A computed fold for a 72-nucleotide RNA from an uncultured Clostridia bacterium, annotated as transfer RNA. Its Rfam family is "tRNA". Rfam classes the family as a transfer RNA. The sequence was found in a public genome assembly. The coordinates come from a structure-prediction model, not an experiment, and the mean pLDDT is 81.
RNA sequence: GGCCUCAUGGUCAAGCGGUUAAGACAUCGCCCUUUCACGGCGGAAUCAGGGGUUCGAUUCCCCUUGAGGCUA
Repeated sequence: GGCCUCAUGGUCAAGCGGUUAAGACAUCGCCCUUUCACGGCGGAAUCAGGGGUUCGAUUCCCCUUGAGGCUA
């Protein structure tokens, strides 16, 4: 240099054009407990950036950025 893959809450991570964007851990509040831990209930917090296609984009296309792999 060429080709391919990936980027979603603090961390891991599902999603396959129309979902209230699941779940786990962590965190916060309440309950339980003499207290802590465990357990139960609830809350906050996420689509890398820009453009395009579409009635509608996390999802499809292009560019950029970052990470990884193969190859010369």